[in-house]
Predicted 3D model of a 472-nucleotide part of an RNA (small-subunit ribosomal RNA, 3' major domain) from a metagenome. RNAcentral holds the full RNA, with entries from SILVA. Its mean pLDDT, the model's own confidence on a scale to 100, is 82.
Context: one part of a larger RNA
RNA sequence: UGACGGGGGCCCGCACAAGCGGAGGAGCAUGUGGUUUAAUUCGACAACGCGAAGAACCUUACCUGGAUUUGAACUGCAGGGGACCGUUCUGGAGACAGAACUUCCCUUCGGGGCUGCUGUGGAGGUGCUGCAUGGCUGUCGUCAGCUCGUGUCGUGAGAUGUUGGGUUAAGUCCCGCAACGAGCGCAACCCCUGUCCGUAGUUACCAUCAUUUAGUUGGGGACUCUACGGAGACUGCCGGUGAUAAACCGGAGGAAGGUGGGGAUGACGUCAAGUCAUCAUGGCCUUUAUGUCCAGGGCUACACACGUGCUACAAUGGCCGGUACAAAGUGUUGCCAACCCGCGAGGGUGAGCUAAUCACAAAAAGCCGGUCUCAGUUCGGAUUGCAGUCUGCAACUCGACUGCAUGAAGUUGGAAUCGCUAGUAAUCGCGGAUCAGCAUGCCGCGGUGAAUACGUUCCCGGGCCUUGUACA
Repeated sequence: UGACGGGGGCCCGCACAAGCGGAGGAGCAUGUGGUUUAAUUCGACAACGCGAAGAACCUUACCUGGAUUUGAACUGCAGGGGACCGUUCUGGAGACAGAACUUCCCUUCGGGGCUGCUGUGGAGGUGCUGCAUGGCUGUCGUCAGCUCGUGUCGUGAGAUGUUGGGUUAAGUCCCGCAACGAGCGCAACCCCUGUCCGUAGUUACCAUCAUUUAGUUGGGGACUCUACGGAGACUGCCGGUGAUAAACCGGAGGAAGGUGGGGAUGACGUCAAGUCAUCAUGGCCUUUAUGUCCAGGGCUACACACGUGCUACAAUGGCCGGUACAAAGUGUUGCCAACCCGCGAGGGUGAGCUAAUCACAAAAAGCCGGUCUCAGUUCGGAUUGCAGUCUGCAACUCGACUGCAUGAAGUUGGAAUCGCUAGUAAUCGCGGAUCAGCAUGCCGCGGUGAAUACGUUCCCGGGCCUUGUACA
């Protein structure tokens, strides 16, 4: 000087407390461990719906079997060639092997190009090392810290500044002070959202005037909305407290008040943290194989254990009928209206749309009626049988969905544990990426919409000062 203390002081955080809802019990989905296996590819444990925004084949790295050796792809040299491609046939699971037919292009005539063969230099490797590395990332932590120059003090390591008195979300600001300044962080500048104004008015809008089944048409430029430019919030104003300061408390005006709400943004560093399987790369290893091609299988196994989710256990509910209101997206290899067929998944026919025009599209919870009457039930839907639909070369291993039948566990969950402070939790649907098909996951969108916070004694993590130390 740090680190540590079941030392002290001050302070903060859904850390506790106060509340609301979960998970832990059940079934299923999914990941991991374990076990099994020819293989159940690999990595990650600050992992475990993670890499994977989508394993039937492919992917694919794994296994079995069949092939191949300048090779699937790249490039140079030497040699000799016109083949290669293509078509057909045979064998085969295919890769591939064999056979038959066909037979180069340009040219300044030197040659060049293309392609296959032979040889060679070399290619290739999701092989090893993340403890050789770059890049990227996690974590402490969006915590308020981390440092430097000059000066001063100390023999020196170092100290001071950065401590102190206040204050803040903040090393934020003020005052004081052997310090005076500065840098990286904080804040602000950026994006979305909340109010108003201007400009513009189609594909959006419809108050007034006509018209109609319908903003449909004439028309309008008011309103909504769209998207560009502005205004607006700064403790600016008033009162109080305070050291006359910084600031805090209350108030006015205002759409908004003290960082308005949300996002992006992650200091010096720590963990030889993670990644050689995104990529790049040193070294090592391999080179008729640890490379490459193919078929089939596996990654989907299943006494079990754990994590994350979905669905429930019902009446604030289930079922049936009627009826209302979103936002954000996506669409030409696509979205698919309307009509017809089918109980349905879907099929047929077919208009529009490269989209504020057409379509996906029905929002759901809600509201209004009816029914069920507390039961393992008209709760719950697992499992299983049969019959189907769709995608795709192909749904056996191993897809999703539909109909009929079947109707398991489950009656609110032990110890221990998680999230959340407001348009939040909870609850309800909608969309997108990936994608032929496959979503309870992920990323977004809106609808309905709470309870509680006395407080900081305690648990956990962190910041500052101080003290002790057999620690570095």